[in-house]
Model confidence (mean pLDDT): 85 of 100. A computed fold for a 1456-nucleotide RNA from an uncultured bacterium, annotated as small-subunit ribosomal RNA. Rfam family: Bacterial small subunit ribosomal RNA. RNAcentral holds the sequence, with entries from ENA and Greengenes.

């Protein structure tokens, strides 16, 4: 430090998600040792059992033991100290709880210090003792008695205290005889501990007002102390938007943890500080408590009871249930530290020390080192050669840490005292021996193969793997990381500059309030002075210790511990400086006003007034229509419409003027008059003296809809109705038509309220238009420079993700306010405010998804636009769809009708030809290393070819005749070749996958296109070139251009037809010269032809036109003229386009069968539909006769003349040719005649029957001939095809394929047209632009009901619990007041007593106060809840298509 994830593909915006740290943890899997640490985050649920606070006999008395005594000792009890520390635990608490810094109206046992004293007395009472009640805890009567317990008197240094020469108020001994240790009372101090107080300290405004002792005052009371602390009166007063109150959630800190920091999160262990002790409420004692292990009271729960009563509190250690994912032993000791008590020995002490149990966590070490290549075995791939496991192992030497065993053995302890512990440490022995595993390998992220599986089974953290080749799922080998520990699961910070202070944004991505005016509040011009609040600097105190950091030290090292040191940014006090802010004085005029003559102007509210036009109603003229549409129709109209005329009432709006003019804060203002009134803006000149800016609530304006009340109502119209149109049309479209639209009042308070851009100021090139002031110069109707206010446009510098903004900013800077933080769910819900309503405004959350979204490219699309082309259309001509037949398809059928092709681009297509073969289908029969190939082994020398015969349908099995009888040699049955027999590697599949593949085709389309290089722009994708201006068949060419240039296409090289030359003449050719029946034969070489090489044609000449271009247009020459006319020849690339059955090939399937062989049979069925073709429907014609003229090709198992024979098909004999020689070879379309318009002398199906060819074989199922039948059919609906010149039509001829079998396909000449204005319209392609929410690219994407699963909400009669409040009711315990007829030791008084009376206290008993309850009411939260709204999701459901292109009615917002 990033990284992946929104698209074709880019930036940017913006989210999810990773790599990292950490942790009191859980869980899987695994586990060798040691040290330090830590161990109920959940139910502050509930607890069995033990323990955890005693102790003093040097305060008493007793009573026991022990002793003969002296005496020692033991203990219940009084009595003092301590139980307010020590340990826990975080429940509650938003607070002076705590942090942190001040204050003081205070207190402070033990402990140091100071002074001074420590006299005299006096009455009880527990222990015991006798008894009494109780189950029990326990209580009670009467006697008896000590004290350092109680109470009186003096004393008073010093303390205290209203009225201060006054008054108050103390002491305790003990003994072992000491410089003792206790007591009183004072004095500082120490420690500790109370209160007050300034800051800081979580979340909500969908909690906005709170308080009545509340807030101050005065008396009084109260406390150590200060106060409403309490009371009584007496003022109205305190707190709060700098967020009270109120909910909610929380112990706070030092630190932990993360981050660079700044900041975020935590608050286990340690420490500090606070609150708690089952709940709840109270006081006692006492220095200290309102008291975990104390007392009362009330609940609650558990025990015990004999039914009347009682006892208890593990948030102490340890352990038990429960609860949870989840957290240890009922260990050992007071030697150590360190507490209470004691004079002290001593005794307590689950604080503490230690040990036990857990990988929980940090930190150390260990499971061996060396060497070792036949690179062993296995194991995994494998291209079968090999590689990899992997020096790893084994062997081989060696070492012993740890850990066993044996020994010895600290320190912790200052005299003595050691749980821990025979530990830690040493030393010695023995043996590689007893110790490795967890995840992960598709990117991110570091690791790859093979097998299984087959959208199943599973992974997934995100994107996203699995539908037969999966590096994503399982295994297994490899490998990678980390190691006694790995994952994974939560959590937190981080990364996230994704809450931005350090550090973001708001035109179009989420975001500027509709405006504006103003109140807190922020901020604020200039000069000079003061003050010292902020600021700034030094010193001081503080800022606990630990822990971070730095440097030593001690543990063998780390962790861990100590001891030092920095820091601990903070806070307070004291000095000190005054520049800046503040605050305070005095002043300025540069902001801001104000006044003053002048300007423009739909600004604004009223008032009146105009003319057009509109519909209505009367009157006239006038007749049949009109109106409306895309075409109509509803509709009006002869009861007289539309049309037109003249006046007249009505309402609403104001052409022209008119303008990116104007004016206003926005909404938004338009006819003219007058008057009323706001605010600009420019000029001098006075005046005031910072008076500004913003601007949270707060007020005000605020389009259109819309409501309310009462008015108008011409037009134009939601709803509404009718007519179209459509499948349907609840809609665009026509006729009608009512609220509303207009007015007055009074509410609503929303708009795509937009520049989608808050409001002020200042800065920061220009140029050009307007509007409306001013001023200078020149100047007669004006111009020209300048100078303000305002309103466009272009357009540098900078900004900006791009687009754009750019003195009217989206620049640069300042203040100020409003907003925003993925998408949906929702601008909802529910509360709240306003509103009559409608709805408005504040504004969530569950839930769901990984993207929405912006801007810009390239594509592809448009029922988007220019332009252009093409038999596309248009003009022809001739078909096709209708008969019959042929032939392909589909479907039926069938044992099988083998399979492919399927819009153009499957369908006379693969098949250039199925009787058998082909054949791949079906039965049936057989055959297994196989019909074929290679290797291995054994035999034999072959094979072959022929003859007969036997079983079979045949394959194929058996037997036989006859001919034939291999080659090299190293001489070895050694090699090679054949044939057979066997064994098994194997062969063999037209088996499946064309969506695994090559190869080859089709297609768009012979369309003009489709790239690159290097520069330029641009963040980038990506443009430019290639686009424009003309031109062409053509990205052809030319001209301009930040682009020069090149490549693959185009053209042109190549072939053929057309002209000529040259040169060669044979089988061809014949003109002259001879010749024949005959170029026949001699000669010829002109000519025709044949086949080689050449030449011509390039817009080259000219005119026009264009730009003086490239090109077009005519013209001439010319065989041929603007590509001369055919053809080969097919750019990047599209369709997952054919094809695995041409061949090849990956994988996958079958191997006595899915192989292979053979007989039959199928591929030729046949109600039917289609396509492509033939042959007709006839006189441009049938038919008969006669008859001239080609040009392609083709042939030995062949072509086959002549002749002869048959009505023919065709057979016979056979010449010639291996081809310019011969043979097919007759061309036919033609002519002449005849037929005469009919189903015919058209047509020619179909059938009879009789031959002929091929062929092993013609029935299924050939092909042709004779006679004979003589079907449909009279030019063909919608609809559609093909062609622009030697075409089209028509008319024959030849070839593969073949034994036969052609209307089909390749080809060849013969006759030989019509048409074309033309580019509006369909159909296909091309280039430019344009929008676009598509990019599997419009066969695209998309939206709502409805329906059905699932989810979470919201209403919802009620219903259950919780918190809280507010009146009243009750009133335990407790102090506190008051009363005390009862009871009463000290002291007073009388009194010899006795005893009585007082003072004083007890009991009870009264109030007032208040805890738990109780009752009703408000609030508030949560949980269920019949029904029920809507939301969100779910591979094919159902209706429409709303929207994205002009999305086919532009699209959107607010309202009905």
């Nucleotide at each position: 430090a990033g990284a992946g994830u929104u698209u074709g593909a880019u930036c940017a915006u913006g989210g999810c998600u990773c790599a990292g740290a950490a942790c009191g943890u859980a869980c899987g899997c695994u586990g060798g040792c040691g040290g330090c640490a830590c161990g109920c985050c959940u139910a502050a649920c509930a607890c069995a059992u033990g323990c955890a606070a005693g102790u003093c006999g040097a305060a008493c008395g007793a009573a026991g033991u022990a002793g003969c005594a002296a005496u020692a000792c033991u203990u219940a009890g009084u009595g003092g100290c301590a139980g307010a520390c020590g340990g826990g635990u975080g429940a509650g608490u938003a607070a002076c709880a705590u942090g942190u810094g001040g204050g003081u109206a205070u207190c402070u046992g033990c402990c140091c210090u100071u002074u001074g004293g420590c006299c005299u007395g006096g009455a009880a009472u527990a222990a015991c003792a006798c008894g009494a009640g109780g189950a029990a805890a326990c209580u009670u009567g009467u006697g008896c008695u000590a004290a350092u317990a109680c109470c009186g008197g003096a004393u008073a240094a010093g303390u205290c205290u209203u009225u201060a020469c006054g008054g108050a108020g103390a002491a305790a001994g003990c003994u072992u005889u000491a410089u003792g240790c206790a007591c009183c009372a004072u004095u500082g101090g120490a420690u500790g501990a109370g209160c007050c107080u300034g800051c800081a300290c979580u979340u909500g405004a969908u909690u906005a007002g709170u308080u009545a002792g509340u807030u101050g005052g005065u008396a009084g009371g109260g406390u150590a102390a200060a106060a409403g602390c309490c009371u009584a009166c007496c003022a109205a007063g305190a707190c709060u938007u700098u967020g009270a109150u109120c909910a909610a959630u929380a112990g706070c800190u030092g630190a932990u943890u993360u981050g660079a920091g700044a900041g975020g999160a935590u608050g286990a262990u340690c420490a500090g500080c606070c609150a708690c002790a089952u709940u709840g409420g109270g006081a006692c004692u006492g220095a200290g408590a309102c008291a975990c292990g104390g007392c009362c009271c009330a609940a609650a729960c558990u025990c015990c009871u004999a039914c009347g009563g009682g006892a208890g509190g593990c948030a102490g250690c340890a352990g038990u249930g429960g609860g949870g994912a989840a957290u240890c032993u009922u260990g050992c000791a007071c030697a150590a530290u360190g507490g209470a008590g004691g004079a002290a020995a001593c005794u307590c002490u689950g604080a503490u020390g230690c040990a036990g149990c857990g990988a929980u966590g940090c930190c150390g070490c260990g499971u061996g080192a060396g060497u070792g290549a036949a690179g062993a075995a296995g194991g995994c791939c494998c291209u079968u050669g090999g590689g990899u496991u992997g020096u790893a192992a084994a062997g081989c030497u060696c070492u012993u840490u740890c850990g066993u065993c044996g020994g010895g053995g600290a320190a912790g302890a200052a005299a003595a005292u050691g749980a821990c512990u025979g530990u830690a440490c040493c030393c010695g022995a023995a043996u590689a021996a007893g110790a490795a595993g967890g995840u992960c390998c598709g990117g991110c992220u570091a690791a790859c193969u093979u097998c299984g599986u087959g959208c199943c089974a599973g992974c997934a953290g995100c994107c996203g793997c699995g539908g037969u080749a999966a590096u994503a799922c399982g295994a297994a080998g490899g490998g990678a990381c980390c190691u006694a520990g790995c994952g994974u699961a939560g959590u937190u910070c981080g990364g996230a500059a994704u809450u931005a202070c350090u550090g973001g944004g708001c035109g179009u991505a989420a975001a500027g309030a509709g405006u504006a005016u103003g109140u807190a509040g922020g901020c604020g011009g200039c000069u000079a002075g003061a003050u010292a609040a902020g600021u700034u600097a030094a010193u001081u105190g503080u800022g606990a210790a630990a822990g971070c950091c730095c440097a030593a030290a001690g543990c063998u090292u780390a962790a861990c511990u100590u001891u030092g040191g920095a820091a601990u940014u903070g806070c307070a006090a004291u000095u000190a400086a005054a520049a800046c802010u503040a605050u305070u004085u005095a002043g300025c005029u540069a902001g801001a006003g104000u006044a003053u003559g002048a300007u423009a102007g739909a600004g604004g509210a009223a008032a009146g007034c105009g003319g057009a036009a509109u519909a209505c109603a009367u009157a006239g003229u006038g007749u049949a229509g009109a109106g409306g549409u895309g075409a109509a129709a509803u509709u009006c109209g002869u009861a007289g419409a539309u049309a037109u005329u003249c006046g007249g009432a009505a309402g609403a709006a104001c052409a022209c003027c008119a303008g990116u003019g104007g004016c206003g804060a926005a909404g938004g203002c338009g006819a003219c008059u007058c008057a009323c009134u706001g605010g600009a803006c420019a000029g001098g000149u006075a005046u005031u003296g910072a008076c500004g800016c913003u601007g949270a609530g707060g007020u005000g304006c605020g389009a259109a809809a819309g409501c309310g009340u009462g008015g108008g109502g011409a037009g134009c119209a939601a709803a509404c109705a009718g007519g179209a149109u459509u499948a349907g049309a609840u809609a665009c479209c026509c006729u009608g038509g009512u609220a509303g639209u207009c007015c007055a009042c009074g509410c609503c308070g929303u708009a795509a309220a937009c520049g989608a851009u808050g409001a002020u100021a200042a800065c920061u090139a220009g140029c050009u238009g307007u509007u409306c002031g001013g001023g200078u110069u020149c100047a007669u109707a004006g111009a020209a420079c300048u100078u303000g206010a305002g309103u466009g446009g272009c357009g540098c510098a900078g900004c900006u993700a791009a687009c754009g903004c750019a003195u009217u900013a989206a620049g640069u800077u300042a203040u100020c306010c409003g907003c925003c933080u993925g998408g949906g769910g929702a601008g909802u819900a529910c509360g709240g405010u306003c509103g009559c309503a409608a709805g408005a405004u504040u504004a969530a959350a569950a839930c769901u998804c990984a993207a929405a979204g912006g801007a810009a490219u390239u594509g592809a699309c448009g029922g988007g636009g220019g332009c252009c082309u093409g038999c596309a259309c248009a003009a022809g001509c001739g078909g096709u769809g209708g008969a019959g037949c042929a032939u392909g398809u589909g479907g039926u059928u069938u044992a099988a009708u083998u399979c492919g092709a399927a819009g153009c681009a499957a369908c006379g297509c693969g098949c250039a030809g199925a009787a058998c073969c082909u054949u791949a289908c079906c039965a049936g029969c057989g055959u297994u290393u196989g019909a074929c190939a290679u290797c291995c082994c054994g035999a034999u020398c072959g094979c072959g070819a022929u003859u007969a015969c036997c079983a079979g349908a045949g394959a194929u099995g058996g037997u036989u005749u006859u001919c034939u009888u291999c080659a090299g040699u190293u001489a070895g049955g050694c090699u090679g070749g054949a044939u057979c027999g066997g064994u098994g590697a194997c062969a063999g599949g037209u088996g499946c996958u064309g969506c695994a593949u090559g190869g080859c085709u089709g297609u768009c389309g012979u369309c003009a296109g489709c790239u690159c290089g290097u520069g330029u722009c641009g963040u980038g994708a990506g443009a430019u070139g290639u686009u424009g201006g003309g031109u062409u068949a053509a990205g052809u060419c030319c001209c301009g251009c930040a682009a020069c240039g090149a490549g693959c296409g185009c053209a042109a090289c190549c072939c053929u037809c057309g002209u000529c030359c040259u040169u060669a003449g044979u089988u061809a050719c014949c003109a002259u010269c001879a010749u024949u029946u005959a170029g026949u034969u001699g000669g010829g070489a002109a000519c025709u032809c044949u086949a080689a090489g050449g030449a011509a044609a390039c817009c080259g000449c000219c005119g026009g036109u264009g730009a003086u271009a490239a090109g077009c247009c005519g013209g001439a020459g010319g065989a041929a003229g603007g590509u001369g006319g055919g053809g080969a020849u097919g750019a990047c690339g599209u369709c997952a386009a054919g094809u695995c059955c041409u061949c090849a090939u990956g994988g996958c399937c079958c191997u006595u069968a899915c192989a292979c062989g053979c007989u039959g049979g199928g591929c030729u069925a046949c109600a039917c539909a289609c396509g492509u073709g033939c042959u007709a429907c006839a006189a441009u014609g049938g038919c008969a006769a006669c008859u001239a003229c080609a040009g392609u090709g083709a042939g030995c198992a062949g072509c086959g003349a002549u002749c002869c024979c048959g009505c023919g098909a065709g057979g016979g004999c056979u010449a010639g040719c291996u081809a310019a020689u011969c043979u097919c070879c007759a061309a036919a379309a033609g002519u002449u005649g005849u037929c005469u318009c009919a189903g015919u002398u058209c047509g020619g199906a179909u059938u009879g029957u009789u031959c002929u060819c091929u062929g092993c074989a013609a029935c299924u199922c050939g092909a042709g001939a004779g006679c004979a039948u003589g079907a449909a059919g009279g030019c063909g609906g919608a609809a559609u095809c093909g062609c622009u010149a030697g075409u089209a039509a028509u008319c024959g001829c030849g070839g593969a394929u073949c034994a036969g079998c052609a209307u089909g396909c390749c080809g060849c000449g013969g006759u030989g047209a019509a048409u074309a204005c033309g580019u509006u319209c369909c159909c296909a392609g091309g280039c430019c632009u344009u929008g676009u929410a598509c990019a599997c690219a419009c066969c695209g994407c998309c939206c709502g009901u409805c329906a059905c699963g699932c989810c979470a909400u919201g209403g919802g009669a009620g219903u259950u619990g919780g918190u809280u409040u507010c009146a009243c009711c009750c009133g335990a315990a407790g102090g506190u007041g008051g009363u005390g007829c009862g009871c009463u030791a000290a002291c007073c008084u009388a009194g010899c007593a006795a005893u009585a009376g007082g003072a004083g206290g007890c009991a009870g008993c009264c109030a007032a106060c208040c805890a738990c309850g109780g009752u009703g009411g408000g609030a508030u939260c949560a949980g269920c809840g019949a029904c029920u709204g809507g939301g969100g999701u779910g591979a094919a459901g159902u209706c429409g298509u709303a929207a994205c292109a002009a999305g086919g009615u532009a699209a959107c917002c607010g309202u009905a």